[in-house]
RNA sequence: AGGAUAAAUAAUCGCGGCCUGCUGCGGCAGGGUGAGGAAAGUCCGGGCUUCACAGGGCAGGAUGCCGGAUAACGUCCGGUGGAGGCGACUCCAAGGCCAGUGCAAUAGAAAAGAAACCGCCGGCUGACGGCCGGUAAGGGUGGAAUGGCAGUGUAAGAGACUACCGUUUGUCCGGUAACGGACAAAGCUGUGUAAACCCCAUCCGAAGCAAGACAAAAAGAAAGCGACAGGCUUGCCCGGCCUGCUUUCAGGUAAGUCGCUGGAGGCUGCCGGUAACGGCAGUCCUAGAUAGAUGAUUAUUCACGACAUAACCCGGCUUAUCGUCCUGCUU
Numbered sequence: 001a002g003g004a005u006a007a008a009u010a011a012u013c014g015c016g017g018c019c020u021g022c023u024g025c026g027g028c029a030g031g032g033u034g035a036g037g038a039a040a041g042u043c044c045g046g047g048c049u050u051c052a053c054a055g056g057g058c059a060g061g062a063u064g065c066c067g068g069a070u071a072a073c074g075u076c077c078g079g080u081g082g083a084g085g086c087g088a089c090u091c092c093a094a095g096g097c098c099a100g101u102g103c104a105a106u107a108g109a110a111a112a113g114a115a116a117c118c119g120c121c122g123g124c125u126g127a128c129g130g131c132c133g134g135u136a137a138g139g140g141u142g143g144a145a146u147g148g149c150a151g152u153g154u155a156a157g158a159g160a161c162u163a164c165c166g167u168u169u170g171u172c173c174g175g176u177a178a179c180g181g182a183c184a185a186a187g188c189u190g191u192g193u194a195a196a197c198c199c200c201a202u203c204c205g206a207a208g209c210a211a212g213a214c215a216a217a218a219a220g221a222a223a224g225c226g227a228c229a230g231g232c233u234u235g236c237c238c239g240g241c242c243u244g245c246u247u248u249c250a251g252g253u254a255a256g257u258c259g260c261u262g263g264a265g266g267c268u269g270c271c272g273g274u275a276a277c278g279g280c281a282g283u284c285c286u287a288g289a290u291a292g293a294u295g296a297u298u299a300u301u302c303a304c305g306a307c308a309u310a311a312c313c314c315g316g317c318u319u320a321u322c323g324u325c326c327u328g329c330u331u
Base pairs, nucleotide, nucleotide: 001327002326003325004324005323007301008300009299010298011297012296013295015034016033018031019030020029021028022027036307040318041317043316044315045314046313047312048208049207050206051205055238056237057236058235060204061203062202063201064200065079066078067077068076069075080094081092082091083090084089095199096198100197101196102193103192104191117139118138119135120134121133122132123131124130125129147165148164150162151161152160167186168185169184170183171182172181173180174179212258213257214256220249221248222247223246224245225244229243230242231241232240265284266283267282268281269280270279271278272277302305
């Protein structure tokens, strides 16, 4: 770093559903089966259902290096760049600050079309001291102060100049690419921040199984608007669709069936691929409750048992967690 497991065995009694047989329709008998690695969170993505025949725009949101996998994703795999670690390895909210607008306390001379506190050099003055000019190498402040370092040079310095590094541009080589390397030239060069507003690229209809379908029950009164109207699943607009819509009073149903489990399914083997994963072959059916089923007792064993119990389903992520075992690598 990865994987497996999640107390085990036996007996007795008791639960849910499915299948088969019998039935006096009350049930009985037999067979199989019945809670997790996270079932948690509801954080993403979908399948499915309705609007609905479903298009365009704005707003809003998400992602953000390159390539690939996938039904899809904000997930996963591989790589590039960066950071940490002795190392195996781990982490990254990783596009753009020459499109624009903001923000940067305190300290400091000064945080930008900015500036000289101490210092160094030169001149004036009899000395101390003061004044004028030059300077930004040294010191101070700070997270950051006219690229770094070593020389030449200078009154003293300074990319002023030179070599090396760095930056920018160009060419060539390697790579699908992100990017890496080599060479040459150039002005020697004004900070940080985009999980600040913003710009750029890509993507996104809404609501949700309490969706919805079937069947059942009860049926009215009043007022307003009314096709130039009222509604719709629309966050807004255009387009589209429907024919009624809103308010008050009163009445019925809240029970039943389906959805509800055969799947982007599990397991085994082979092939392809660095891998994620894909293909082929064989085999298996493994909860579908509806106030909610898994329990109790006894005996034995040792690892002495943690976190914790499905409610339409699936792929992930995150969080919680007692112990045991296996594989590979580092010190």
Predicted 3D model of a 331-nucleotide RNA (Bacterial RNase P class A) from a mouse gut metagenome. The model forms 96% of the base pairs in the Rfam consensus. The RNAcentral record of the sequence draws on MGnify. The coordinates come from a structure-prediction model, not an experiment, and the mean pLDDT is 75. Its Rfam family is "Bacterial RNase P class A". By type it is a ribozyme. Its family is annotated with dimeric ribonuclease P complex, tRNA processing and ribonuclease P activity in the Gene Ontology.